[in-house]
Small-subunit ribosomal RNA, 5' domain from an uncultured bacterium, 522 nucleotides, folded computationally.
Context: one part of a larger RNA
RNA sequence: GAUUGAAUGCUGGCGGCAUGCUUAACACAUGCAAGUCGAACGGUAACAGGCCUUCGGGUGCUGACGAGUGGCGGACGGGCGAGUAAUGCAUCGGAAUCUGCCCUAUCGUGGGGGAUAACGUAGGGAAACUUACGCUAAUACCGCAUAAGUCCGAGAGGGGAAAGUGGGGGACCGCAAGGCCUCACGCGAUAGGAUGAGCUGAUGUCGGAUUAGCUAGUUGGUGGGGUAAAGGCCUACCAAGGCGACGAUCCGUAGCUGGUCUGAGAGGAUGAUCAGCCACACUGGGACUGAGACACGGCCCAGACUCCUACGGGAGGCAGCAGUGGGGAAUAUUGGACAAUGGGCGCAAGCCUGAUCCAGCAAUGCCGCGUGUGUGAAGAAGGCCUUCGGGUUGUAAAGCACUUUUAGUGGGGACAAAAAAGGCACGGGUAAUAUUCGUGCAAAUUGAUGGUACCCACAGAAAAAGCACCGGCUAACUCUGUGCCAGCAGCCGCGGUAAUACAGAGGGUGCGAGCGUUAAUC
Numbered sequence: 001g002a003u004u005g006a007a008u009g010c011u012g013g014c015g016g017c018a019u020g021c022u023u024a025a026c027a028c029a030u031g032c033a034a035g036u037c038g039a040a041c042g043g044u045a046a047c048a049g050g051c052c053u054u055c056g057g058g059u060g061c062u063g064a065c066g067a068g069u070g071g072c073g074g075a076c077g078g079g080c081g082a083g084u085a086a087u088g089c090a091u092c093g094g095a096a097u098c099u100g101c102c103c104u105a106u107c108g109u110g111g112g113g114g115a116u117a118a119c120g121u122a123g124g125g126a127a128a129c130u131u132a133c134g135c136u137a138a139u140a141c142c143g144c145a146u147a148a149g150u151c152c153g154a155g156a157g158g159g160g161a162a163a164g165u166g167g168g169g170g171a172c173c174g175c176a177a178g179g180c181c182u183c184a185c186g187c188g189a190u191a192g193g194a195u196g197a198g199c200u201g202a203u204g205u206c207g208g209a210u211u212a213g214c215u216a217g218u219u220g221g222u223g224g225g226g227u228a229a230a231g232g233c234c235u236a237c238c239a240a241g242g243c244g245a246c247g248a249u250c251c252g253u254a255g256c257u258g259g260u261c262u263g264a265g266a267g268g269a270u271g272a273u274c275a276g277c278c279a280c281a282c283u284g285g286g287a288c289u290g291a292g293a294c295a296c297g298g299c300c301c302a303g304a305c306u307c308c309u310a311c312g313g314g315a316g317g318c319a320g321c322a323g324u325g326g327g328g329a330a331u332a333u334u335g336g337a338c339a340a341u342g343g344g345c346g347c348a349a350g351c352c353u354g355a356u357c358c359a360g361c362a363a364u365g366c367c368g369c370g371u372g373u374g375u376g377a378a379g380a381a382g383g384c385c386u387u388c389g390g391g392u393u394g395u396a397a398a399g400c401a402c403u404u405u406u407a408g409u410g411g412g413g414a415c416a417a418a419a420a421a422g423g424c425a426c427g428g429g430u431a432a433u434a435u436u437c438g439u440g441c442a443a444a445u446u447g448a449u450g451g452u453a454c455c456c457a458c459a460g461a462a463a464a465a466g467c468a469c470c471g472g473c474u475a476a477c478u479c480u481g482u483g484c485c486a487g488c489a490g491c492c493g494c495g496g497u498a499a500u501a502c503a504g505a506g507g508g509u510g511c512g513a514g515c516g517u518u519a520a521u522c
Stems, first nucleotide, its partner, number of pairs: 001522004006518005013369006019362002021327001026325003030322003035072003040069002043065002047063003050059003079280001081278001088205007097197002102193008110144001112142002119134006150159003164185006172179002206252003213243003218240008255277004259270004282303005305316004333359001335358003341355001342353004372402004382393004406463001408458005416449001423441006466511005471492003477506005487494002
């Protein structure tokens, strides 16, 4: 000199854009943060409508829908950095793998069965919850059939699937429901792609030798097992190997990277915000489900802690967003909205979303603007200094003439919005001018921010300057007080009666809504 997630002292007008627990991975009151689908299912607790009614009510008939069965999603998004020195990360490779939703293609979607929640009845329990019996549905569950270029097998041969729902409809069948046809969304099998994930090799990746030897599943082989997959990954037997001064092992410290800061560079320091990867979710262990987890707001066991209890037994996990206590030099609101972007579910309408977008607080940082402008010598008064002549503060003020950014008041007023649904036209598919899908056209609707940005008008210089320093380094000097005292100080050093170094004043210098100090890095 540059820099900071800073803190602190004094001071403080406005705006934009960023950033904001670096400490206790300490403990957490309260609210919210993951649901959705009635176009899978039986149904009807609530609300609204219809129908019936003896006016008490009844009826799933309709819109819808609590609880339940079922599907998809809770493995994403969000947080944190404890652990980890290599099961990590970075770069470049590899082969022995899996991959829900999505895309492309081929084929199929036939025919049956038995249950079970909800519900009813009867119990147990303070509660959490739970037991018995009975009833019922499905895209829940289980057989049968069929099986291609699928799986097993050298071959012969053998194994192995599925589910319907909704919209619309001409003929035909049917008492009706519907069958049937068609479109859409699904379902099963296979192949390929895309995306994502698992595994693996090489090189690089902090300090300590006052850590020199380490290793028995250890190193390799064979047989077997296991995994989606190679492999001592596991196991039985056999061999005796493997690593190490090019630093093994041990100890300490630490998430890694793109980057960031500094520097002419080489390098040094660092890893907040943003982005990629990894690890973790009260502590330790375990698996289940699933395409994917050994799962932050899932389950089981153990432990510590907290809470409820009728003492028999139960409940919980903010390193999600706010917020509380504590720790600390120190770090914000128990806010608004799903309008946009994105995500989950759904045909869709839509619902959910503390992701996100916004607002609030903080000079924490960067950037911009303002606190007036011009004129004005009687060089006013006052202050300070003085050689008593004067000098200086100083065009500074007053006065005169203007302007009105920002703040204030009033008025106008965008962009962020593209749509989706519905209408019309054309085309695809179809028996079909129906429904539907694709494309296009016209019109309408949707804003948390928002009393927004921005523009106009009004009044009035009106509401807006401090901080540090002045011995040298280092820009800036005098007076008074003090008298090795009180004090200053980054280094050198000042102070013992003329202190430009202490304290005050006048004056000056520097920076300026900031300026100093402290800490830290180069």